Source information
A computed fold for a 72-nucleotide RNA from an Abditibacteriota bacterium, annotated as transfer RNA. Model confidence (mean pLDDT): 82 of 100. Its Rfam family is "tRNA". The source organism's lineage runs through Bacteria, Pseudomonadati and Abditibacteriota.
RNA sequence: GCUUGAAUGGCGCAGAGGUAGCGCACCUCAUUGGUAAUGAGGAGGUCCCGAGUUCAAAUCUCGGUUCAAGCA
Repeated sequence: GCUUGAAUGGCGCAGAGGUAGCGCACCUCAUUGGUAAUGAGGAGGUCCCGAGUUCAAAUCUCGGUUCAAGCA
């Protein structure tokens, strides 16, 4: 330099155009003599950045940034 893939709560990941979800972690309560475990409830993300298409974009298109793999 070329090709391909990835970027979504603190972490790991889903999400095929119609108000963004799961697990773990976190907070509160219950349970216990006390922890752990378990059960119930709760908080937390304007989806890497910018533009375009659309009534509507995390999702489609274009450009950029970062990371990974392959080729040279």